Context: one part of a larger RNA
Molecule: small-subunit ribosomal RNA, central domain
Organism: Telonemida sp.
RNA sequence: UUGGGCGUAAAGGGUAACUAGGCUAUUUAUUAAAUUAUUUGUUAAAGACCUUAACUCAAUUAAGGUAAAGCAUAUAAGACUAAUAAAAUUGAAUAAGGUAAAAAAUAGUGGAAUUUCUAAUGGAGGAUUAAGCCCUGUAGAUAUUAGAAGGAACAUCAAAAGCGAAGGCAACUAUUUUGGCCUUUAUUGACGCUGAAUUACUAAGGCGUAGGUAGCGAAUAGGAUUAGAUACCCUAGUAGUCUACGCAGUCAACGAUGAAUGUUAAAUUUUAAUAAAUAUUUUUGGGUAGUAAAAAUAUAUUUAGAAACUUAAAUUUUUAUUUAUUAGAGUUACAGCUAACGCGUUAAACAUUCCGCCUGGGGAGUACGGCCGCAAGGUUAAAACUU
Numbered sequence: 001u002u003g004g005g006c007g008u009a010a011a012g013g014g015u016a017a018c019u020a021g022g023c024u025a026u027u028u029a030u031u032a033a034a035u036u037a038u039u040u041g042u043u044a045a046a047g048a049c050c051u052u053a054a055c056u057c058a059a060u061u062a063a064g065g066u067a068a069a070g071c072a073u074a075u076a077a078g079a080c081u082a083a084u085a086a087a088a089u090u091g092a093a094u095a096a097g098g099u100a101a102a103a104a105a106u107a108g109u110g111g112a113a114u115u116u117c118u119a120a121u122g123g124a125g126g127a128u129u130a131a132g133c134c135c136u137g138u139a140g141a142u143a144u145u146a147g148a149a150g151g152a153a154c155a156u157c158a159a160a161a162g163c164g165a166a167g168g169c170a171a172c173u174a175u176u177u178u179g180g181c182c183u184u185u186a187u188u189g190a191c192g193c194u195g196a197a198u199u200a201c202u203a204a205g206g207c208g209u210a211g212g213u214a215g216c217g218a219a220u221a222g223g224a225u226u227a228g229a230u231a232c233c234c235u236a237g238u239a240g241u242c243u244a245c246g247c248a249g250u251c252a253a254c255g256a257u258g259a260a261u262g263u264u265a266a267a268u269u270u271u272a273a274u275a276a277a278u279a280u281u282u283u284u285g286g287g288u289a290g291u292a293a294a295a296a297u298a299u300a301u302u303u304a305g306a307a308a309c310u311u312a313a314a315u316u317u318u319u320a321u322u323u324a325u326u327a328g329a330g331u332u333a334c335a336g337c338u339a340a341c342g343c344g345u346u347a348a349a350c351a352u353u354c355c356g357c358c359u360g361g362g363g364a365g366u367a368c369g370g371c372c373g374c375a376a377g378g379u380u381a382a383a384a385c386u387u
Base pairs, nucleotide, nucleotide: 004358005357006356007341008340012355014201015200016199017198021194022193023192026087027086028085029084030083031082033081035077036076037075038074040072041071042070043069049065050064051063052062053061054060091191092188093187094186095184096183097182098181099180103177104176105175106174107173108172109171110154115149116148117147118146119145120144121143125136126135162169163168206247207246208245209244210243211242215241216240220236221235222234223233258354259353260352261351262350263349266332267331268330269329270328271327272326273325274324275323276322277321278320279319283313284312285311286310287309294303295302296301297300336343337342360387361386362385369380370379371378372377
C1' cells in the first nucleotide's frame, strides 16, 4: 500500500464558524469531456498462454497461432458522471405572527448566615478531638441582647426539569443581545452537507498590572500520632479563591460514542408549542325581583335597590384534563448489531457523504529541531535499545 477498525481492547480532534478541496435532491433539452462498444496502426525478438513437433519421457528446444493490456486514430451510443441552457419546489434561507427557558452582557436592589468592631447583661470557663495537646479567657471570653462594618455565596422552590456549540449557566429587578421551537405557506429558487488550513470561544489551577480579602485555604509554623510522620487529625495561616484589563490554551474538556441526510416494531414518563374536544372560570342577557335589606318624609308613600340559586349565549377571559401533530429530554424493549457487557427512531441497526484518528508493550506523548508563551509550559513529534 491493500484490507480492517475507533462506547469499554490501539484509535473521535475540547467546541464552533468558515476558506480551499471532496460530495451534492427533482424535471426537460443540447453537447459528448469522461464512460461503453467497435475499426485501424503501433507496442523488436525472446518470454507468458494454446496447438503441434524434436531429443526414449521430463526439464529443454523448435514451428505456428491467440488473447489481454497501454498509447494513438476513426465511427457509434446517450443510461450514469460532467458541461451549457431553461424550469419547478420538497432541501436551505428569509419574511409575518406567536412562544418556553439557571443562554449571555451591563447596572441596581434584597434577605439569611459566617467573621470583626461598638455598647449592654453576666462572671468562669471556652474551643477541639477517638482521646488529648497547642490555642483562647478575670486586661472579662463563651453565652444572650441591640447596633454597625465588610466580603463572598444565593437555602427552600428543585425535578429523570430547562437553556447553551462546547466550556458552562440558579436570589430579585431593569436595559441590551444571540440562538431554539411552533403556526401561516407569503418570498428567494439548490443558495446545500462536510471541512485540511485559518479564526473565535474554552473548567479548575497558573502568570502580569491595579484593587479587594468575610469564610475557606496549597505553602509555612506550632501541637498531636508514630520506630520515624516532610502525611492523615487539631490550632493558626500566606498565596489563591473575588473584581477590572491582559496572557495562558490544558482536563476522565466523557455519552470515554465526530458532523450531516434518509430508512426501520411497539410501550411508557416528562418539557415546550400548536390544534380540537370536554369541564371550569370570567363577561353579558333572562328568571329570582322592582322582591329582601336600606334611607327619607311620615305611618303608607317616595327614593334607591342586592344575593345565594337557576337558565341561556358568546369572534370575551382564566385554568385544568384528554386526544393528535411537531420539537426536545428519559425509561423499557422487537428486529438487527456486538467478543461480551450492552446499544436499540437521542443506534453501537440499515445505507450515503466529508473530516479527524489507530496499527503489540515499554522507551514516550519523551529527546532533538521548528512554531507559540513573560514564565510555567503548550504544540508538532522520533530513534537507538528492550521485551